[in-house]
């Protein structure tokens, strides 16, 4: 340099044919329980869906550009 894959909550990941308000587990906060911790129970916070643009009535989902990580191939040394 060329081609492919991944990017969604703090972490690991779902997300259907584009459709109404974006989810799960773990973690975190508060409360209950307990002599304390853990376990258990209840409630809650936390997201510009990597970034920018486009198409559309409507985009996490489609298109373009770009960034990061990663795999393969190639080039130089």
């Nucleotide at each position: 340099g060329c081609g492919g894959g991944u990017g969604u909550a703090g972490c690991u990941c779902a997300g259907u044919u584009g459709g109404u308000u974006a989810g799960a587990g773990c973690g975190c906060u508060u409360c209950c329980c307990u002599g304390u911790c853990a376990c258990g129970g209840a409630a809650g916070a936390g997201g510009c869906c990597g970034a920018g643009g486009g198409u559309u009535c409507a985009a996490g989902u489609c298109c373009c550009u770009u960034c990061a990580c990663u795999c393969g191939c190639g080039c130089c040394a």

The RNA shown here (transfer RNA) has 77 nucleotides and comes from an Alphaproteobacteria bacterium. The organism belongs to Alphaproteobacteria, within Bacteria. Rfam family: tRNA. It was read from a public genome assembly. Model confidence (mean pLDDT): 81 of 100.